Small-subunit ribosomal RNA, 5' domain from a groundwater metagenome, 517 nucleotides, folded computationally. RNAcentral holds the full RNA, with entries from SILVA. Rfam family: Bacterial small subunit ribosomal RNA.
[in-house]
Context: one part of a larger RNA
RNA sequence: GGGUGAACGCUGGCGGCGUGCUUAAGGCAUGCAAGUCGAACGAGCACAUUGCGAUUACAUCAAGAUGUGCGAGUGGCAAACGGGUGCGUAACACAUUGGUAACCUACCUUGAAGUCAGGCCUAACUCCGCGAAAGCGGCGCUAAUUCCUGAUAGACACGAGGGGACGCAAGUCAUUCUCAUGUAAAGUCCAAAAGACGCUUCAAGAUGGGCCUAUGGCCUAUCAGCUAGUUGGUAAGGUAACGGCUUACCAAGGCUAUGACGGGUAGCAGGUCUGAGAGGACGGCCUGCCUCAGUGGAACUGCGACACUGUCCACACACCUACGGGUGGCUGCAGUCAGGAAUAUUGGGCAAUGGGCGAAAGCCUGACCCAGCGACGCCGCGUGCAGGAAGAAGCCCUUCGGGGUGUAAACUGCUUUUGCCGGGGAAGAAGCCGCAAGGCUGACGGUACCCGGAGAAUAAGAGGUUCCUAACUCUGUGCCAGCAGGAGCGGUAAUACAGAGACCUCAAGCGUUACCC
Repeated sequence: GGGUGAACGCUGGCGGCGUGCUUAAGGCAUGCAAGUCGAACGAGCACAUUGCGAUUACAUCAAGAUGUGCGAGUGGCAAACGGGUGCGUAACACAUUGGUAACCUACCUUGAAGUCAGGCCUAACUCCGCGAAAGCGGCGCUAAUUCCUGAUAGACACGAGGGGACGCAAGUCAUUCUCAUGUAAAGUCCAAAAGACGCUUCAAGAUGGGCCUAUGGCCUAUCAGCUAGUUGGUAAGGUAACGGCUUACCAAGGCUAUGACGGGUAGCAGGUCUGAGAGGACGGCCUGCCUCAGUGGAACUGCGACACUGUCCACACACCUACGGGUGGCUGCAGUCAGGAAUAUUGGGCAAUGGGCGAAAGCCUGACCCAGCGACGCCGCGUGCAGGAAGAAGCCCUUCGGGGUGUAAACUGCUUUUGCCGGGGAAGAAGCCGCAAGGCUGACGGUACCCGGAGAAUAAGAGGUUCCUAACUCUGUGCCAGCAGGAGCGGUAAUACAGAGACCUCAAGCGUUACCC
């Protein structure tokens, strides 16, 4: 000199864009953050139309039918994404490079073929019972795109056999042939048909992932030896898949001064800061990957989890309790207590972008888009412009002559950025509904922006002035009070302390502190 997620002191007009718990991965009140589909299903409820009938003067009631709406339950898909954190981790965690002939992939796209015949249940519901509650048990009924059985099927799976290529062989590969065995399916909308959306099997793609390899990136030798599933083999199990991944048996190996093992520290990278570069330091915001979800452990479901707002167990903590037993997990968004030098609103909206579900309308979405707060940062703008005396007053200095503040002010003329008042007023909208005509949709926001009006009106400080280092005088003080980054100032003429005037530098900031180059 540059930099910062900064803090502190003094000061503070506006806007745009960013950014904001670096500490206690400490504890959390409250609300919200993952639902959706009635075009999979059976009930139920509400409303409307109709209505076999009943009582009948009007009228009312009413089995049933149709339509619309609602949603507790079954079922499907989603909930493994999105959002947060950096505890752990020195590791194939990450980055780069290859490999997978050792693998998986829901939804999506393309292609091929199919979608036949039956059946048993069970929630909801009714009834009964237990419990303070959370909730639970029993009897009975019922539906399905739930579940089960059978048929059919090969370019699927598995087994056996033959031929081919490569190879010394073990074996590997490609494609083909034969035989045997095994495994599918679900319907809904539509008056119907057509069609649409589904469902099943296979092949291919796309996307996403699993695993393996080489190389690379911290400190420590006041850590020198480490290792029994350890290293390899055989067999079996297990996995989507290779593999000591696991088990039994056999062998005795494997790693290490090119630093094993141990200890400390740490998420990694794209990048960021600095520097002429080499390098050094860092990894907050944004993006990719990894990791965790009170602590520890485990599996279930599922294409996918060993699963933040799922399940089970243990522990700690907290809450409810009728003392028998239950409930909870903000490292989501706000907010609260604590800790701290220190870090924001219990805001608006799904209008846009994106995500989930749905045929769609649409619903959900603290992702996201916005607004609020903080000069925390960067950038931009303003606090007026011109004229105006050899020069008012005040203040300061003075050799008492004068000098400085100083064109500065007053005064005259002008302008109106900004702020205030009045008027107008967006783009961001694509989409959706409707046969069409046409209609509907903006949180931000009456915002940006435009026009008009009055009026210099609403707006300057901070640090410094001995030298380094730009900028000097007076008064007070008298090694006192104090200053200070270093050198050093202060003991009676202090440009170094304190006040004043003047001046210098930067400026809505200026200084100080901390840390990095």